[in-house]
The RNA shown here (Glycine riboswitch aptamer) has 98 nucleotides and comes from a soil metagenome.
RNA sequence: GUCGCAGGAGAGUGCGUCCGCUCGGAUCGAUCGAACCAUCCGUACGGGCGCCGCCGAAGGCGUAAUCCCCAAAACCGCUCAGGCAAAAGGACUGCGAC
Numbered sequence: 001g002u003c004g005c006a007g008g009a010g011a012g013u014g015c016g017u018c019c020g021c022u023c024g025g026a027u028c029g030a031u032c033g034a035a036c037c038a039u040c041c042g043u044a045c046g047g048g049c050g051c052c053g054c055c056g057a058a059g060g061c062g063u064a065a066u067c068c069c070c071a072a073a074a075c076c077g078c079u080c081a082g083g084c085a086a087a088a089g090g091a092c093u094g095c096g097a098c
Base pairs, nucleotide, nucleotide: 001098002097003096004095005094006093007092012052014051015050016049017048018047019046020045023042024041025040026039027038029036053084054083055082059080060078061077062076066071
């Protein structure tokens, strides 16, 4: 260094809008009455886009130490990328194999 096993943090279940879908309500039609159809409103969930806030542990960039003007680069800084329910991912740590 590669592979396997185990561990492994932080920060939004944010707001707006659109689509799909669940449930409820109102109205029109339908009906003996419903079921059902259509429109509107609300609602749970999933997704797209936009906005605001935030995180630091893939990667990236900057810098300190070291070195002594060549390099080296962080567990520090930035937040481009990435991420902010869970899962996944995850620097890094331990063990084993090569």
RNAcentral holds the sequence, with entries from MGnify.